[in-house]
RNA sequence: GGAGAGUUGCCGGAGUGGUCGAACGGGACGGAUUCGAAAUCCGUUGAACAGGCAACUGUUCCCAGGGUUCGAAUCCCUGACUCUCCG
Numbered sequence: 001g002g003a004g005a006g007u008u009g010c011c012g013g014a015g016u017g018g019u020c021g022a023a024c025g026g027g028a029c030g031g032a033u034u035c036g037a038a039a040u041c042c043g044u045u046g047a048a049c050a051g052g053c054a055a056c057u058g059u060u061c062c063c064a065g066g067g068u069u070c071g072a073a074u075c076c077c078u079g080a081c082u083c084u085c086c087g
Stems, first nucleotide, its partner, number of pairs: 001086007010026003018070001027045006046061006063079005
């Protein structure tokens, strides 16, 4: 220098145009059980901003920016980063 694959929540990771902030697993928190723990079972669990006394509600966010579309994590373009291969 060229080619290919990838980037999604705290972590892994599915989802490849429509009710998907997003399955599933792990982790974390609370509870049940136990003398206590482990294991097991049940429930909850992303972030930022705005409003609200609070409970909570709304909006935005799928690497970054732009485009296509009624509608984009998903398609297209550019860039960044990671991995692999070729020279």
Molecule: transfer RNA
Organism: Pseudomonas saliphila